Predicted 3D model of a 74-nucleotide RNA (transfer RNA) from Candidatus Iainarchaeum sp.
The organism belongs to Candidatus Iainarchaeum, within Archaea.
The prediction has a mean pLDDT of 84.
Its Rfam family is "tRNA". Rfam's curators write: Transfer RNA (tRNA) molecules are approximately 80 nucleotides in length. Rfam classes the family as a transfer RNA.

[in-house]
RNA sequence: GGGGUGGUAGCGCAGCCCGGUAGCGCAAACGGCUGAAGACCGUUGUGUCGCGGGUCCAAAUCCCGCCCACCCCA
Numbered sequence: 001g002g003g004g005u006g007g008u009a010g011c012g013c014a015g016c017c018c019g020g021u022a023g024c025g026c027a028a029a030c031g032g033c034u035g036a037a038g039a040c041c042g043u044u045g046u047g048u049c050g051c052g053g054g055u056c057c058a059a060a061u062c063c064c065g066c067c068c069a070c071c072c073c074a
Base pairs, nucleotide, nucleotide: 001073002072003071004070005069006068007067010026011025012024013023020057028044029043030042031041032040050066051065052064053063054062
C1' cells in the first nucleotide's frame, strides 16, 4: 500500500442483509424480604449507535469520506 471483519448502555453482545425512531444478559440504583448481609422477588435504561457528510417523510440500518482495533496479502 491492497483486501476482509469489527466499533451499539459500566462490561459482554443482538438488532444492520430487507430503513419505521434502540434492546438482551450481567453489573448498578431504588423498593420488598432479613436482626443484618447474601440469595430471591419487583421496578428503573443511565446510549452523540466510532466521527463527519449525503439520500429519504424517516438512517444503528442505505451511499461517500475519515479514524481506531484485529486478521490476511504484498